A computed fold for an 83-nucleotide RNA from a Thermodesulfovibrionia bacterium, annotated as c-di-GMP-I-GGC riboswitch aptamer.

[in-house]
RNA sequence: CCCGAAAAAGCUAAACCCGUUGCGAAACGGGCGCGGAAAGCGGCGGGUCUUAUUAGUUGCAUAAGAUGGCCGAGUUGCCGGAG
Numbered sequence: 001c002c003c004g005a006a007a008a009a010g011c012u013a014a015a016c017c018c019g020u021u022g023c024g025a026a027a028c029g030g031g032c033g034c035g036g037a038a039a040g041c042g043g044c045g046g047g048u049c050u051u052a053u054u055a056g057u058u059g060c061a062u063a064a065g066a067u068g069g070c071c072g073a074g075u076u077g078c079c080g081g082a083g
Base pairs, nucleotide, nucleotide: 002081003080004079011036012035016031017030018029019028020027021026034069040075041074044072045071046070047067048066049065050064051063052062053061
C1' cells in the first nucleotide's frame, strides 16, 4: 500500500419495549440484538424527513432543524491475510 474468505481479542447496537427531553423529525439512558470491517469522527455536497412562512389543498420556494445504521467525498484507526 491492497484486500476482508475463515478465526480471535475488543468495539458498535436495528426493529421492538420502558423512562426522560423536544411542537416534530428525532436525541439520550436502560433492556434486547437485526446487523456492521469504519455502523469511528465531523452535517462539507447530495438524498430523505420535521417545523414555520406564502397558500383552499398538494407541490415548489425560503428559513430553521433531524439523520454519519441513506450515498459521495474528507479524516483517523483495531484485528487478520497477501506482497

The coordinates come from a structure-prediction model, not an experiment, and the mean pLDDT is 78. The sequence was found by an Rfam model in a public genome assembly.